RNA sequence: UUUCGACAAUGGCAAACCCAAGGCAACUUGGGGACGCAAAGCCACCGGUCGUACAUGGACAGCCGGGUUGCCGAA
Repeated sequence: UUUCGACAAUGGCAAACCCAAGGCAACUUGGGGACGCAAAGCCACCGGUCGUACAUGGACAGCCGGGUUGCCGAA
């Protein structure tokens, strides 16, 4: 460096649900809350699912694949 993922260590993220706000909606943001996650960091390229006021148009990266960045170092 490329892989790999431990009864290791430092930590990290935050499902459902509740409150507030935004949006036609899917859903998103903040707070609370933890089902879980070795990328549950980021990207809408591929497939998929959802939504639609039908527009120099949307959502989901915690649905799969892919790209890219990152902590640790047992086997």